[in-house]
Context: one part of a larger RNA
């Protein structure tokens, strides 16, 4: 190389876009590059195969013939791939139509609650825990009523919900903006799929500069517990959490399951459309198409089939196939050292070996 794999055993890149590359729908004609057939030349000797022979056999040796593979020349075939030309509409894209959505960005607004401050009522406790204590409180706390301030998050609706490529997205309104589904079957006419390198996005924590700071809360201080308690519990509390701009680029970034296309029993929910029934109309109901999501798959036939080491998966496959990419090859050493690239740093990416079991 061939071959085997990647849900949980080692193994799917965090996600998308996309150049090169690989692969690619239907029909016709031409070419004959790949491909195939035949003829021919060559493919040293040895080796290999067949037959014959020589050492008493064999190994070994000799002779004859043959073959593999590759290349050159000639003749032919025209399916499949390729190229050229022409055409098509089932893939893909576009136009139009009415709808759905926590998709993104910006601005404005709202109420509940916590906290602080001011004022009223009121008086000795409050808070916290298994129990306590630290802590707060007669300079009037806790409780309660009214007012003000500020920050952060949006109860109910809420769901097996929806949207987004992923990360992720939830109070309300407005503005800007992106994508998907369905219907019509009007237009283009293969314009497609995947993608090494590359680019963009990318939770939380963290970093830089400036703001903000209610609650929570690494660190830290104190109180407990304990043999100890650098913890679990309690009282405080800084960074942070929030905003703007810039960086970082990781994750159990998970469905631990790459993307695309086709095929292979069902049931339920939901969204949009169409038709029927019905109605003044709508809702409901029935059927159907497309999308999204979820569940069972057992009993006796009706089945699910199939796959899997098992668990389980099962039209959203881990089934049956094709194409493209990524990745795996015993455990530890180690996702480490060294080198390189990136980063302000923290560190990230790439990535061994000795040795050892």
């Nucleotide at each position: 190389c061939u071959g085997g794999g990647c849900g949980u055993a080692a193994a799917g890149g965090g996600u998308c876009c996309g150049c090169a590359g690989g692969c690619g729908g239907u029909u016709u004609a031409g070419c004959g590059c790949a491909u195939c057939u035949c003829c021919u030349g060559u493919u040293a000797a040895a080796u290999c195969u067949a037959c014959g022979g020589g050492c008493u056999c064999a190994a070994c040796c000799c002779g004859u013939a043959g073959g593999c593979u590759g290349c050159g020349g000639g003749a032919g075939a025209g399916a499949u791939g390729g190229c050229u030309a022409a055409a098509c509409u089932a893939g893909a894209g576009g136009c139009c139509g009415g709808g759905a959505g926590a998709g993104g960005c910006g601005a404005g607004c709202g109420g509940a609650a916590u906290u602080g401050c001011c004022g009223g009522u009121g008086u000795a406790g409050g808070g916290g825990u298994u129990a306590a204590a630290u802590c707060c409180g007669u300079u009037a706390a806790u409780a309660u009523c009214g007012g003000c301030a500020g920050g952060a998050a949006c109860a109910c609706c809420a769901a097996a919900u929806g949207c987004g490529a992923a990360g992720g997205c939830a109070g309300c309104u407005c503005g800007c903006u992106a994508g998907a589904a369905c219907g019509u079957g009007c237009c283009u006419g293969a314009c497609g799929c995947u993608c090494a390198g590359g680019g963009a996005c990318g939770a939380a924590a963290g970093c830089g500069u400036g703001g903000g700071g209610a609650g929570c809360g690494a660190a830290u201080g104190g109180g407990a517990u304990u043999a100890g308690a650098u913890a679990c519990c309690c009282c405080a509390g800084u960074a942070g959490u929030c905003c703007a701009c810039g960086c970082u680029g990781u994750a159990a970034a998970c469905g631990a399951u790459g993307g695309a296309u086709g095929c292979u029993a069902a049931g339920c929910a939901u969204u949009g459309g169409c038709a029927g029934u019905g109605u003044c109309g709508a809702c409901c109901c029935u059927g159907u198409c497309a999308g999204u999501g979820c569940u069972g798959u057992c009993c006796a036939c009706c089945u699910a089939a199939g796959c899997u080491a098992a668990c389980g998966c099962g039209u959203u496959a881990a089934g049956c196939a094709u194409c493209c990419c990524g990745c795996c090859u015993g455990g530890g050493g180690a996702g480490u050292a060294c080198g390189g690239c990136c980063g302000c740093a923290a560190g990230g990416c790439u990535a061994a070996a000795a040795c050892u079991c």